[in-house]
RNA sequence: AUCUUAUCAAGAAAGGCAGAGGGACAGGCCCUGUGAAGCCUUAGCAACCAUUUCGGGUGAUACCGGAGAAGGUGCUAAAUCCUACCCACGGGGGAAGAUAAGUU
Numbered sequence: 001a002u003c004u005u006a007u008c009a010a011g012a013a014a015g016g017c018a019g020a021g022g023g024a025c026a027g028g029c030c031c032u033g034u035g036a037a038g039c040c041u042u043a044g045c046a047a048c049c050a051u052u053u054c055g056g057g058u059g060a061u062a063c064c065g066g067a068g069a070a071g072g073u074g075c076u077a078a079a080u081c082c083u084a085c086c087c088a089c090g091g092g093g094g095a096a097g098a099u100a101a102g103u104u
Stems, first nucleotide, its partner, number of pairs: 001104001003102006013042005021031003026083003043076003048072002051068006080096001085093003
């Protein structure tokens, strides 16, 4: 990088270096010298995987659900900031994207 599955209206920031951009893309609308991106430190959120345990389930697995913990990731402005394509349009679906786990 490809493909598959799940989730995406909740939640969680301070400091140091730095010095003009950032919010994926286009349009919009925002954030930003009261300090953007990036890097570092510390803190936090969440619970996908791993892990502990309880219940259901099975011949045994598988599988389903609850609770704990926090090792591997991830995340800590705004719904994934909004819209984009379709529909029976106060809404729903899809695409794209992000993250996780698996896969070639």
A computed fold for a 104-nucleotide RNA from a Bacteroidota bacterium, annotated as SAM riboswitch aptamer (S box leader). The prediction has a mean pLDDT of 86. It matches the Rfam family "SAM riboswitch aptamer (S box leader)". Its family is annotated with regulation of gene expression in the Gene Ontology. It was read from a public genome assembly, where an Rfam model found it. Taxonomically the source falls in Bacteroidota (Bacteria, Pseudomonadati).